[in-house]
Molecule: transfer RNA
Organism: marine eukaryotic metagenome
RNA sequence: GCGAUGUAGCUCAGUCGGUUAGAGCGCGCGCUUCAUAAGCGUGAGGUCGUAGGUUCAAGUCCCACCAUCGC
Numbered sequence: 001g002c003g004a005u006g007u008a009g010c011u012c013a014g015u016c017g018g019u020u021a022g023a024g025c026g027c028g029c030g031c032u033u034c035a036u037a038a039g040c041g042u043g044a045g046g047u048c049g050u051a052g053g054u055u056c057a058a059g060u061c062c063c064a065c066c067a068u069c070g071c
Base pairs, nucleotide, nucleotide: 001071002070003069004068005067006066009025010024011023012022018056027043028042029041030040031039049065050064052062053061
């Protein structure tokens, strides 16, 4: 210098910009059990890497920067 990636604690999805920001695992609580695990139910948890811009509206488009990975 070029390319890819960055969304929940972890791994990730999110279509052509719109309608509530989601899944699995994990975590809390409850049921079940003598107890634990497993199973079932339920709940919490997010400045969508940072900061600007475009737009009626941005996780999504544009610019700059930061971090990680590859060349």